About this RNA: A computed fold for a 72-nucleotide RNA from Cyanobacteria bacterium QH_1_48_107, annotated as transfer RNA. RNAcentral holds the sequence, with entries from ENA. The coordinates come from a structure-prediction model, not an experiment, and the mean pLDDT is 83. The organism belongs to Cyanobacteriota, within Bacteria.
[in-house]
RNA sequence: GCCGGUGUAGCUCAGUGGUAGAGCGUCCGAUUCGUAAUCGGUUGGUCAGCGGUUCAAAUCCGCUCAUCGGCU
Repeated sequence: GCCGGUGUAGCUCAGUGGUAGAGCGUCCGAUUCGUAAUCGGUUGGUCAGCGGUUCAAAUCCGCUCAUCGGCU
RNA backbone atom coordinates (compact mmCIF):
# COMPACT_ATOMS: atom_id res chain seq x y z
P G A 1 -0.52 3.58 3.55
O5' G A 1 -0.99 2.79 2.27
C5' G A 1 -0.71 3.34 1.00
C4' G A 1 -0.70 2.24 0.00
C3' G A 1 -1.93 1.37 0.00
O3' G A 1 -3.00 1.93 -0.74
C1' G A 1 0.00 0.00 0.00
P C A 2 -4.51 1.69 -0.32
O5' C A 2 -4.83 0.19 -0.74
C5' C A 2 -4.82 -0.18 -2.11
C4' C A 2 -5.01 -1.69 -2.24
C3' C A 2 -6.21 -2.27 -1.51
O3' C A 2 -7.43 -2.08 -2.22
C1' C A 2 -4.33 -3.58 -1.05
P C A 3 -8.80 -1.96 -1.42
O5' C A 3 -9.02 -3.43 -0.84
C5' C A 3 -9.24 -4.51 -1.72
C4' C A 3 -9.38 -5.82 -0.95
C3' C A 3 -10.38 -5.81 0.20
O3' C A 3 -11.72 -5.92 -0.24
C1' C A 3 -8.38 -6.84 0.90
P G A 4 -12.88 -5.26 0.61
O5' G A 4 -12.99 -6.22 1.90
C5' G A 4 -13.46 -7.54 1.76
C4' G A 4 -13.17 -8.36 3.00
C3' G A 4 -13.87 -7.91 4.29
O3' G A 4 -15.22 -8.25 4.36
C1' G A 4 -11.62 -8.45 4.75
P G A 5 -16.21 -7.42 5.28
O5' G A 5 -15.86 -7.92 6.76
C5' G A 5 -16.07 -9.27 7.12
C4' G A 5 -15.60 -9.54 8.53
C3' G A 5 -16.21 -8.66 9.63
O3' G A 5 -17.49 -9.08 10.01
C1' G A 5 -13.87 -8.81 9.93
P U A 6 -18.58 -8.02 10.43
O5' U A 6 -18.03 -7.48 11.83
C5' U A 6 -17.89 -8.35 12.94
C4' U A 6 -17.14 -7.68 14.07
C3' U A 6 -17.75 -6.38 14.58
O3' U A 6 -18.82 -6.57 15.48
C1' U A 6 -15.42 -6.14 14.29
P G A 7 -19.96 -5.45 15.57
O5' G A 7 -19.23 -4.24 16.35
C5' G A 7 -18.67 -4.44 17.63
C4' G A 7 -18.02 -3.19 18.16
C3' G A 7 -18.97 -2.03 18.42
O3' G A 7 -18.53 -1.31 19.58
C1' G A 7 -17.31 -1.36 16.90
P U A 8 -19.21 -1.64 20.99
O5' U A 8 -20.76 -1.43 20.68
C5' U A 8 -21.32 -0.13 20.60
C4' U A 8 -22.79 -0.13 20.97
C3' U A 8 -23.11 -0.73 22.32
O3' U A 8 -22.88 0.19 23.38
C1' U A 8 -24.58 -1.62 20.72
P A A 9 -22.29 -0.45 24.73
O5' A A 9 -23.43 -0.17 25.81
C5' A A 9 -23.74 1.16 26.24
C4' A A 9 -24.10 1.19 27.71
C3' A A 9 -23.10 0.50 28.62
O3' A A 9 -23.00 1.24 29.84
C1' A A 9 -25.21 -0.48 28.90
P G A 10 -21.77 2.23 30.08
O5' G A 10 -20.66 1.30 30.77
C5' G A 10 -19.41 1.86 31.19
C4' G A 10 -18.66 0.87 32.06
C3' G A 10 -18.50 -0.50 31.42
O3' G A 10 -17.31 -0.57 30.66
C1' G A 10 -19.44 -0.73 33.58
P C A 11 -17.32 -1.33 29.20
O5' C A 11 -17.25 -2.87 29.58
C5' C A 11 -16.10 -3.44 30.19
C4' C A 11 -16.33 -4.92 30.49
C3' C A 11 -16.80 -5.75 29.32
O3' C A 11 -15.72 -6.20 28.50
C1' C A 11 -18.18 -6.17 31.18
P U A 12 -15.95 -6.52 26.95
O5' U A 12 -16.87 -7.83 26.96
C5' U A 12 -16.34 -9.08 27.39
C4' U A 12 -17.40 -10.16 27.25
C3' U A 12 -18.09 -10.25 25.91
O3' U A 12 -17.32 -10.97 24.95
C1' U A 12 -19.70 -10.33 27.64
P C A 13 -17.53 -10.62 23.36
O5' C A 13 -19.10 -10.34 23.25
C5' C A 13 -19.81 -10.73 22.10
C4' C A 13 -21.21 -11.18 22.50
C3' C A 13 -22.33 -10.81 21.52
O3' C A 13 -22.39 -11.71 20.43
C1' C A 13 -23.01 -10.31 23.73
P A A 14 -23.04 -11.20 19.04
O5' A A 14 -24.60 -11.09 19.35
C5' A A 14 -25.36 -12.27 19.53
C4' A A 14 -26.81 -12.00 19.89
C3' A A 14 -27.65 -11.33 18.83
O3' A A 14 -28.00 -12.20 17.77
C1' A A 14 -28.20 -10.47 20.96
P G A 15 -28.12 -11.60 16.25
O5' G A 15 -29.23 -10.44 16.34
C5' G A 15 -30.59 -10.76 16.51
C4' G A 15 -31.39 -9.53 16.82
C3' G A 15 -31.45 -8.48 15.72
O3' G A 15 -32.47 -8.77 14.78
C1' G A 15 -30.98 -7.43 17.79
P U A 16 -32.07 -9.32 13.30
O5' U A 16 -31.48 -8.06 12.52
C5' U A 16 -32.33 -7.01 12.05
C4' U A 16 -32.05 -6.70 10.60
C3' U A 16 -32.56 -7.77 9.62
O3' U A 16 -32.94 -7.13 8.40
C1' U A 16 -30.22 -7.57 9.41
P G A 17 -34.44 -7.07 8.04
O5' G A 17 -34.82 -5.62 8.62
C5' G A 17 -34.15 -4.45 8.17
C4' G A 17 -34.66 -3.29 8.98
C3' G A 17 -36.15 -3.31 9.22
O3' G A 17 -36.40 -2.62 10.46
C1' G A 17 -35.62 -1.38 8.01
P G A 18 -37.13 -3.44 11.63
O5' G A 18 -38.19 -2.42 12.21
C5' G A 18 -37.74 -1.21 12.83
C4' G A 18 -38.93 -0.45 13.39
C3' G A 18 -39.96 -1.32 14.08
O3' G A 18 -40.52 -0.60 15.18
C1' G A 18 -40.97 -0.24 12.22
P U A 19 -40.09 -1.01 16.60
O5' U A 19 -39.64 0.40 17.17
C5' U A 19 -40.59 1.43 17.41
C4' U A 19 -40.37 2.02 18.80
C3' U A 19 -39.12 1.50 19.49
O3' U A 19 -38.51 2.56 20.25
C1' U A 19 -41.05 1.01 20.80
P A A 20 -37.01 2.91 19.91
O5' A A 20 -36.16 1.58 20.19
C5' A A 20 -35.96 1.20 21.52
C4' A A 20 -35.24 -0.12 21.57
C3' A A 20 -34.95 -0.56 23.01
O3' A A 20 -36.08 -1.25 23.54
C1' A A 20 -32.99 -0.73 21.69
P G A 21 -36.18 -1.69 25.05
O5' G A 21 -35.54 -3.15 24.98
C5' G A 21 -35.09 -3.80 26.17
C4' G A 21 -34.65 -5.20 25.81
C3' G A 21 -33.82 -5.86 26.89
O3' G A 21 -34.62 -6.44 27.91
C1' G A 21 -32.77 -6.11 24.79
P A A 22 -33.99 -6.67 29.38
O5' A A 22 -33.11 -7.99 29.19
C5' A A 22 -33.71 -9.22 28.83
C4' A A 22 -32.67 -10.31 28.63
C3' A A 22 -31.71 -10.50 29.80
O3' A A 22 -32.29 -11.30 30.84
C1' A A 22 -30.48 -10.41 27.80
P G A 23 -31.86 -11.08 32.35
O5' G A 23 -30.41 -11.71 32.47
C5' G A 23 -30.20 -13.09 32.24
C4' G A 23 -28.72 -13.39 32.17
C3' G A 23 -27.87 -12.86 33.30
O3' G A 23 -27.92 -13.67 34.47
C1' G A 23 -26.84 -12.33 31.26
P C A 24 -27.91 -12.96 35.91
O5' C A 24 -26.43 -12.36 36.06
C5' C A 24 -25.31 -13.23 36.14
C4' C A 24 -24.01 -12.48 35.92
C3' C A 24 -23.71 -11.35 36.88
O3' C A 24 -23.25 -11.79 38.16
C1' C A 24 -23.26 -10.63 34.71
P G A 25 -23.68 -10.97 39.46
O5' G A 25 -23.12 -9.48 39.18
C5' G A 25 -21.74 -9.22 39.20
C4' G A 25 -21.44 -7.80 38.79
C3' G A 25 -21.97 -6.70 39.69
O3' G A 25 -21.16 -6.52 40.86
C1' G A 25 -22.40 -6.13 37.45
P U A 26 -21.84 -6.00 42.21
O5' U A 26 -22.33 -4.51 41.84
C5' U A 26 -21.40 -3.48 41.58
C4' U A 26 -22.11 -2.15 41.42
C3' U A 26 -23.02 -1.75 42.57
O3' U A 26 -22.27 -1.18 43.66
C1' U A 26 -24.11 -1.37 40.52
P C A 27 -22.70 -1.57 45.16
O5' C A 27 -24.11 -0.86 45.34
C5' C A 27 -24.22 0.55 45.30
C4' C A 27 -25.68 0.97 45.30
C3' C A 27 -26.55 0.35 46.37
O3' C A 27 -26.41 0.98 47.64
C1' C A 27 -27.65 0.21 44.31
P C A 28 -26.63 0.13 48.97
O5' C A 28 -28.21 -0.11 48.99
C5' C A 28 -29.10 0.99 49.14
C4' C A 28 -30.55 0.53 49.08
C3' C A 28 -30.93 -0.62 50.00
O3' C A 28 -31.12 -0.24 51.35
C1' C A 28 -31.81 -1.01 47.87
P G A 29 -30.84 -1.29 52.53
O5' G A 29 -32.00 -2.37 52.37
C5' G A 29 -33.35 -2.02 52.62
C4' G A 29 -34.30 -3.08 52.13
C3' G A 29 -34.23 -4.42 52.81
O3' G A 29 -34.87 -4.43 54.07
C1' G A 29 -34.41 -4.73 50.48
P A A 30 -34.37 -5.54 55.15
O5' A A 30 -34.94 -6.93 54.56
C5' A A 30 -36.32 -7.14 54.45
C4' A A 30 -36.64 -8.52 53.87
C3' A A 30 -36.00 -9.69 54.59
O3' A A 30 -36.76 -10.08 55.72
C1' A A 30 -35.65 -9.92 52.27
P U A 31 -35.99 -10.59 57.05
O5' U A 31 -35.27 -11.95 56.64
C5' U A 31 -36.03 -13.08 56.24
C4' U A 31 -35.15 -14.16 55.67
C3' U A 31 -33.97 -14.55 56.54
O3' U A 31 -34.34 -15.45 57.57
C1' U A 31 -33.24 -14.22 54.33
P U A 32 -34.00 -15.16 59.10
O5' U A 32 -32.41 -15.33 59.13
C5' U A 32 -31.81 -16.58 58.88
C4' U A 32 -30.31 -16.50 58.98
C3' U A 32 -29.76 -15.75 60.19
O3' U A 32 -29.75 -16.56 61.35
C1' U A 32 -28.64 -15.03 58.24
P C A 33 -30.26 -15.99 62.72
O5' C A 33 -29.14 -14.93 63.13
C5' C A 33 -29.38 -13.98 64.17
C4' C A 33 -28.08 -13.30 64.56
C3' C A 33 -27.27 -12.77 63.41
O3' C A 33 -27.69 -11.47 63.02
C1' C A 33 -25.87 -14.05 64.84
P G A 34 -27.86 -11.15 61.39
O5' G A 34 -26.34 -11.10 60.87
C5' G A 34 -25.47 -10.04 61.22
C4' G A 34 -24.05 -10.34 60.79
C3' G A 34 -23.87 -10.65 59.31
O3' G A 34 -23.83 -9.47 58.51
C1' G A 34 -22.69 -12.22 60.61
P U A 35 -24.32 -9.52 56.97
O5' U A 35 -23.18 -10.38 56.25
C5' U A 35 -21.87 -9.85 56.08
C4' U A 35 -20.94 -10.88 55.49
C3' U A 35 -21.34 -11.47 54.15
O3' U A 35 -21.07 -10.60 53.06
C1' U A 35 -20.62 -13.19 55.58
P A A 36 -22.03 -10.65 51.75
O5' A A 36 -21.76 -12.10 51.11
C5' A A 36 -20.52 -12.40 50.49
C4' A A 36 -20.40 -13.87 50.19
C3' A A 36 -21.44 -14.43 49.22
O3' A A 36 -21.12 -14.19 47.88
C1' A A 36 -21.28 -15.84 51.10
P A A 37 -22.29 -13.84 46.78
O5' A A 37 -23.18 -15.17 46.73
C5' A A 37 -22.65 -16.37 46.19
C4' A A 37 -23.57 -17.53 46.48
C3' A A 37 -25.01 -17.37 45.99
O3' A A 37 -25.15 -17.73 44.62
C1' A A 37 -25.03 -18.05 48.24
P U A 38 -26.17 -16.90 43.68
O5' U A 38 -27.60 -17.18 44.32
C5' U A 38 -28.13 -18.50 44.33
C4' U A 38 -29.43 -18.53 45.11
C3' U A 38 -30.50 -17.53 44.67
O3' U A 38 -31.22 -17.98 43.54
C1' U A 38 -30.27 -17.45 47.01
P C A 39 -31.78 -16.89 42.48
O5' C A 39 -32.98 -16.17 43.25
C5' C A 39 -34.12 -16.91 43.68
C4' C A 39 -35.03 -16.05 44.51
C3' C A 39 -35.42 -14.71 43.92
O3' C A 39 -36.46 -14.81 42.95
C1' C A 39 -34.78 -14.42 46.17
P G A 40 -36.50 -13.75 41.74
O5' G A 40 -37.06 -12.43 42.44
C5' G A 40 -38.38 -12.41 42.98
C4' G A 40 -38.64 -11.10 43.69
C3' G A 40 -38.35 -9.83 42.89
O3' G A 40 -39.39 -9.51 41.97
C1' G A 40 -37.45 -9.62 45.04
P G A 41 -39.01 -8.78 40.57
O5' G A 41 -38.57 -7.30 41.02
C5' G A 41 -39.55 -6.37 41.45
C4' G A 41 -38.93 -5.22 42.20
C3' G A 41 -38.14 -4.21 41.36
O3' G A 41 -38.98 -3.29 40.68
C1' G A 41 -36.93 -4.74 43.31
P U A 42 -38.41 -2.66 39.30
O5' U A 42 -37.14 -1.82 39.75
C5' U A 42 -37.27 -0.67 40.57
C4' U A 42 -35.92 -0.06 40.88
C3' U A 42 -35.13 0.40 39.68
O3' U A 42 -35.54 1.69 39.23
C1' U A 42 -33.73 -0.84 41.13
P U A 43 -35.34 2.06 37.66
O5' U A 43 -33.77 2.31 37.50
C5' U A 43 -33.12 3.32 38.22
C4' U A 43 -31.60 3.17 38.11
C3' U A 43 -31.07 3.17 36.71
O3' U A 43 -30.90 4.49 36.21
C1' U A 43 -30.09 1.40 37.94
P G A 44 -31.87 5.05 35.03
O5' G A 44 -31.80 4.00 33.83
C5' G A 44 -30.96 4.24 32.75
C4' G A 44 -29.58 3.65 32.96
C3' G A 44 -28.85 3.26 31.70
O3' G A 44 -28.12 4.36 31.17
C1' G A 44 -28.74 1.49 33.29
P G A 45 -28.88 5.35 30.10
O5' G A 45 -27.74 5.69 29.04
C5' G A 45 -26.52 4.98 29.04
C4' G A 45 -26.07 4.76 27.63
C3' G A 45 -26.51 5.83 26.63
O3' G A 45 -25.48 6.08 25.69
C1' G A 45 -27.33 3.71 25.97
P U A 46 -24.88 7.56 25.53
O5' U A 46 -25.23 8.06 24.07
C5' U A 46 -26.59 8.17 23.66
C4' U A 46 -26.67 9.02 22.41
C3' U A 46 -26.05 8.41 21.15
O3' U A 46 -26.98 7.57 20.51
C1' U A 46 -25.29 10.64 21.42
P C A 47 -26.69 6.77 19.11
O5' C A 47 -26.19 5.34 19.57
C5' C A 47 -24.84 5.10 19.86
C4' C A 47 -24.53 3.62 19.65
C3' C A 47 -24.14 3.26 18.22
O3' C A 47 -23.16 2.21 18.27
C1' C A 47 -26.01 2.00 18.85
P A A 48 -22.08 2.01 17.07
O5' A A 48 -20.96 3.12 17.28
C5' A A 48 -20.48 3.36 18.61
C4' A A 48 -19.39 4.41 18.56
C3' A A 48 -19.69 5.60 17.66
O3' A A 48 -20.46 6.60 18.30
C1' A A 48 -17.56 4.73 17.15
P G A 49 -21.58 7.40 17.41
O5' G A 49 -20.72 8.42 16.56
C5' G A 49 -19.91 9.40 17.21
C4' G A 49 -19.14 10.21 16.19
C3' G A 49 -19.97 10.78 15.05
O3' G A 49 -20.63 11.97 15.40
C1' G A 49 -18.05 9.72 14.19
P C A 50 -22.05 12.35 14.69
O5' C A 50 -21.69 12.78 13.20
C5' C A 50 -20.88 13.91 12.98
C4' C A 50 -20.51 14.03 11.50
C3' C A 50 -21.65 13.97 10.51
O3' C A 50 -22.35 15.21 10.40
C1' C A 50 -19.95 12.53 9.78
P G A 51 -23.93 15.17 10.05
O5' G A 51 -24.01 14.59 8.56
C5' G A 51 -23.73 15.43 7.46
C4' G A 51 -23.53 14.63 6.19
C3' G A 51 -24.76 14.00 5.55
O3' G A 51 -25.57 14.93 4.86
C1' G A 51 -22.97 12.46 5.52
P G A 52 -27.17 14.60 4.69
O5' G A 52 -27.22 13.36 3.69
C5' G A 52 -26.83 13.51 2.34
C4' G A 52 -26.82 12.19 1.61
C3' G A 52 -28.17 11.50 1.45
O3' G A 52 -28.94 12.05 0.41
C1' G A 52 -26.54 9.93 2.12
P U A 53 -30.55 11.97 0.48
O5' U A 53 -30.88 10.42 0.33
C5' U A 53 -30.63 9.73 -0.88
C4' U A 53 -31.08 8.30 -0.78
C3' U A 53 -32.50 8.09 -0.31
O3' U A 53 -33.45 8.27 -1.35
C1' U A 53 -31.04 6.61 0.83
P U A 54 -34.79 9.12 -1.09
O5' U A 54 -35.60 8.23 -0.05
C5' U A 54 -36.03 6.93 -0.41
C4' U A 54 -36.56 6.19 0.81
C3' U A 54 -37.60 6.93 1.63
O3' U A 54 -38.89 6.86 1.06
C1' U A 54 -35.99 5.94 3.05
P C A 55 -39.77 8.20 0.99
O5' C A 55 -40.17 8.46 2.50
C5' C A 55 -40.81 9.65 2.90
C4' C A 55 -41.35 9.53 4.31
C3' C A 55 -40.36 8.99 5.33
O3' C A 55 -39.50 9.99 5.85
C1' C A 55 -42.40 7.83 5.51
P A A 56 -37.96 9.62 6.01
O5' A A 56 -37.95 8.53 7.17
C5' A A 56 -38.36 8.88 8.48
C4' A A 56 -38.48 7.64 9.36
C3' A A 56 -37.22 6.80 9.47
O3' A A 56 -36.33 7.31 10.46
C1' A A 56 -39.09 5.41 9.02
P A A 57 -34.77 7.35 10.14
O5' A A 57 -34.34 5.82 10.14
C5' A A 57 -34.55 5.03 11.32
C4' A A 57 -33.40 4.07 11.56
C3' A A 57 -32.09 4.75 11.84
O3' A A 57 -31.32 3.95 12.70
C1' A A 57 -31.87 3.47 9.89
P A A 58 -31.41 4.15 14.30
O5' A A 58 -30.27 3.19 14.88
C5' A A 58 -28.89 3.58 14.79
C4' A A 58 -28.01 2.34 14.80
C3' A A 58 -28.04 1.54 13.51
O3' A A 58 -27.13 2.03 12.55
C1' A A 58 -28.31 0.12 15.39
P U A 59 -27.51 2.06 10.95
O5' U A 59 -27.86 0.54 10.59
C5' U A 59 -26.88 -0.47 10.68
C4' U A 59 -27.50 -1.84 10.44
C3' U A 59 -28.05 -2.04 9.03
O3' U A 59 -27.79 -3.35 8.58
C1' U A 59 -29.78 -2.34 10.63
P C A 60 -26.57 -3.60 7.50
O5' C A 60 -27.11 -2.81 6.22
C5' C A 60 -27.89 -3.45 5.23
C4' C A 60 -28.11 -2.54 4.05
C3' C A 60 -26.91 -1.68 3.65
O3' C A 60 -25.99 -2.39 2.85
C1' C A 60 -28.86 -0.34 3.73
P C A 61 -24.42 -2.04 2.91
O5' C A 61 -24.30 -0.66 2.13
C5' C A 61 -24.58 -0.59 0.74
C4' C A 61 -24.36 0.81 0.23
C3' C A 61 -23.06 1.47 0.61
O3' C A 61 -21.98 1.06 -0.21
C1' C A 61 -24.83 2.98 1.01
P G A 62 -20.50 1.02 0.39
O5' G A 62 -20.08 2.56 0.45
C5' G A 62 -19.94 3.28 -0.76
C4' G A 62 -19.62 4.74 -0.47
C3' G A 62 -18.44 4.99 0.46
O3' G A 62 -17.18 4.88 -0.22
C1' G A 62 -20.24 6.34 1.12
P C A 63 -15.92 4.34 0.57
O5' C A 63 -15.48 5.57 1.49
C5' C A 63 -15.03 6.78 0.90
C4' C A 63 -14.99 7.90 1.93
C3' C A 63 -14.10 7.66 3.14
O3' C A 63 -12.72 7.89 2.90
C1' C A 63 -16.18 8.50 3.84
P U A 64 -11.65 7.05 3.71
O5' U A 64 -11.74 7.67 5.18
C5' U A 64 -11.42 9.03 5.42
C4' U A 64 -11.75 9.43 6.84
C3' U A 64 -11.11 8.60 7.94
O3' U A 64 -9.76 8.97 8.19
C1' U A 64 -13.37 8.91 8.43
P C A 65 -8.72 7.87 8.74
O5' C A 65 -9.20 7.61 10.23
C5' C A 65 -9.18 8.66 11.19
C4' C A 65 -9.80 8.21 12.50
C3' C A 65 -9.22 6.92 13.09
O3' C A 65 -7.99 7.14 13.76
C1' C A 65 -11.57 6.85 13.19
P A A 66 -6.90 5.96 13.78
O5' A A 66 -7.51 4.90 14.80
C5' A A 66 -7.73 5.26 16.16
C4' A A 66 -8.49 4.17 16.89
C3' A A 66 -7.90 2.78 16.77
O3' A A 66 -6.84 2.56 17.66
C1' A A 66 -10.24 2.69 16.41
P U A 67 -5.61 1.54 17.17
O5' U A 67 -6.27 0.10 17.24
C5' U A 67 -6.74 -0.42 18.48
C4' U A 67 -7.58 -1.66 18.25
C3' U A 67 -6.93 -2.77 17.45
O3' U A 67 -6.04 -3.55 18.23
C1' U A 67 -9.10 -2.42 16.65
P C A 68 -4.81 -4.31 17.50
O5' C A 68 -5.52 -5.54 16.78
C5' C A 68 -6.12 -6.56 17.55
C4' C A 68 -6.84 -7.56 16.67
C3' C A 68 -6.03 -8.16 15.55
O3' C A 68 -5.15 -9.19 15.97
C1' C A 68 -8.13 -7.53 14.72
P G A 69 -3.80 -9.46 15.10
O5' G A 69 -4.30 -10.13 13.76
C5' G A 69 -4.86 -11.41 13.76
C4' G A 69 -5.53 -11.74 12.43
C3' G A 69 -4.62 -11.77 11.22
O3' G A 69 -3.82 -12.93 11.13
C1' G A 69 -6.62 -10.66 10.68
P G A 70 -2.40 -12.92 10.28
O5' G A 70 -2.85 -12.89 8.76
C5' G A 70 -3.54 -13.98 8.20
C4' G A 70 -4.01 -13.67 6.79
C3' G A 70 -2.92 -13.27 5.81
O3' G A 70 -2.19 -14.38 5.30
C1' G A 70 -4.74 -11.78 5.62
P C A 71 -0.67 -14.22 4.84
O5' C A 71 -0.75 -13.32 3.52
C5' C A 71 -1.39 -13.81 2.36
C4' C A 71 -1.41 -12.76 1.27
C3' C A 71 -0.06 -12.16 0.92
O3' C A 71 0.70 -12.97 0.05
C1' C A 71 -1.67 -10.44 1.16
P U A 72 2.29 -12.97 0.13
O5' U A 72 2.71 -11.53 -0.37
C5' U A 72 2.47 -11.13 -1.71
C4' U A 72 2.76 -9.66 -1.92
C3' U A 72 4.14 -9.21 -1.51
O3' U A 72 5.13 -9.51 -2.51
C1' U A 72 2.54 -7.68 -0.68
About this RNA
Its Rfam family is "tRNA". It is annotated as a transfer RNA. The same sequence occurs in records of 25 taxa.